[in-house]
RNA sequence: GCCCACGUAGCUCAGUUGGCAGAGCGCAUUCUUGGUAAGAAUGAGGUCAUGGGUUCAAAUCCCAUCGUGGGCU
Numbered sequence: 001g002c003c004c005a006c007g008u009a010g011c012u013c014a015g016u017u018g019g020c021a022g023a024g025c026g027c028a029u030u031c032u033u034g035g036u037a038a039g040a041a042u043g044a045g046g047u048c049a050u051g052g053g054u055u056c057a058a059a060u061c062c063c064a065u066c067g068u069g070g071g072c073u
């Protein structure tokens, strides 16, 4: 330099035929127990890497940029 994949909650990741942003773990509060552990209920937490475009509507499609990983030379 060229090619490919990836970037979504604190962590690990779903969500692709465009239509309300989710799960597990973790965190907070409460319940249960004599107490702890285990269990249950509720809740908080997101500029979907950044900017632009298409569309009535974009995490999702298109372009550029940035970052991470891999391959080739």
Stems, first nucleotide, its partner, number of pairs: 001072007010025004019056001027043005049065005